[in-house]
Context: one part of a larger RNA
RNA sequence: CCAGCUGGUGGAUAGCUCGGCUCGAGAGCCGAUGACGGACGUGCCAAGCUGCGAAAAGCCUCAGGGACCCGCAUGGAGGGAAAGAACUGAGGAUCUCCGAAUGGGAAUCCCCACGCAAUUGCCUCGCGCAAUGGGGAACGUUCCGAAUUGAAACAUCUUAGUAGGAACAGGAAAAGAAAGCAAUCCGCGAUGUCGUUAGUAACGGCGAGUGAACGCGAUACAGUCCAAACCGAAGCCUUCGGGCAAUGUGGUGUACGGACUACCCAUAACGGACCUGGAUCUUAUGUGAAGUCUCCUGGAACGGAGCGUGAUACAGGGUGAAAACCCCGUAACAUAAGAUUCAGAUCCCGGGGUUGUUCCAGAAUAGCGGGGGUUGGAUAUCCCUCGUGAAUUUCGCAGGCAUCAACUGCGAAGACUAAACACUCCUCGAGACCGAUAGCGAACAAGUAGCGUGAGCGAACGCUGAAAAGCACCCCGAAAAGGGCGGUGCAAUAGGGCUUGAAAUCAGUUGGCG
Repeated sequence: CCAGCUGGUGGAUAGCUCGGCUCGAGAGCCGAUGACGGACGUGCCAAGCUGCGAAAAGCCUCAGGGACCCGCAUGGAGGGAAAGAACUGAGGAUCUCCGAAUGGGAAUCCCCACGCAAUUGCCUCGCGCAAUGGGGAACGUUCCGAAUUGAAACAUCUUAGUAGGAACAGGAAAAGAAAGCAAUCCGCGAUGUCGUUAGUAACGGCGAGUGAACGCGAUACAGUCCAAACCGAAGCCUUCGGGCAAUGUGGUGUACGGACUACCCAUAACGGACCUGGAUCUUAUGUGAAGUCUCCUGGAACGGAGCGUGAUACAGGGUGAAAACCCCGUAACAUAAGAUUCAGAUCCCGGGGUUGUUCCAGAAUAGCGGGGGUUGGAUAUCCCUCGUGAAUUUCGCAGGCAUCAACUGCGAAGACUAAACACUCCUCGAGACCGAUAGCGAACAAGUAGCGUGAGCGAACGCUGAAAAGCACCCCGAAAAGGGCGGUGCAAUAGGGCUUGAAAUCAGUUGGCG
């Protein structure tokens, strides 16, 4: 120097998984009756987590449950429970302080005059009765709104109405019942979403690039109410005191127009409230088949050999190795409560047609001009601003240039509207997803420890054994260090960071070369 062996160090690999990830289904708001979130307390011993709130790991009632229980947390002490505890579900009580925080102030505490502070509505004008405020993972509507980038530079353009910010709402939101499409021929009939139309029409320093719609096919389907004409107190709300209402409560009525006038037919269909029954779903609970037979190995049989049994149940998990028949379950069925839906009974409401052409049918609106933004919208998108400015159903708007006529479609300037579709803080289920440097940052005290003035940044750490049986007693030692003997155990080279235990590497030893 090389190699082997015996050990150490180290923690790869293999196996495992109370954790993740993704998908599907369900479910979807909370809050002045004080939320979300936090601080401080609370246990016999109590640092952390969890639970709870001075009634403080809990109190009461009902239903289930069933013999054990006093959280994680397997210890000591002491208790509870067949007068039914623990545990589960539903309801109730308590619920400190901060926090929208709301009597005034304040780094979670204090003070007083003991308070709806502030902004609103009604009002009997008294905070009398009510409302709002704040939070929420993503999703939604509206408003504001970049830059890097691309154009091989860059300014219009693009990135992009994206990222980001603000306001507001809901379990979804938004849109929505044609002054719509289509088409010279037949037509369609609210809206949304998906596929296609189509990278097409169109826009564009016509550069880079951007980029629809109709239609068709699906999904799901649902239509309504005012203003007015006409009538005129016949009405509505209520805390039951009363209040609103002729500046109009209420009736009628709303584009297949209506009112009014004159006449005709009909007396029920739809809808709403409540009750009963069925079905489905959710939650909780219950019933639930069949070997623990013989031999072998073994620490242990769930393994091997032999002989059986059930199956509307051979999904899965546990049990001292690999169990349909040991245990929990599973298939199937049942009970209770709730929700949805369907059917029926009772009550309430109350319909249609023809004629005449008197009346009504949303104004600084439609339209036009100037200037902008936006859009695929080109002369022909939508919106803003300044100016101008109609008609009245014998009327008006649209039909991607303007104007006229015809034709076709429709009725603006008022409002509401379920389902089909977006998302996943949450619940359940599943997986030819990961298996501890992977998978969420986090399987462990995880948004923890730690870092930063702060905004904020942000880890690592899983596995004894079937069962603690977790090494009594003795010895060495200063020793609660470490070791020996010994014991437990199948195993201690399974000895509390303990399954397996690679490599780099260290020590000892053996051999070879020198």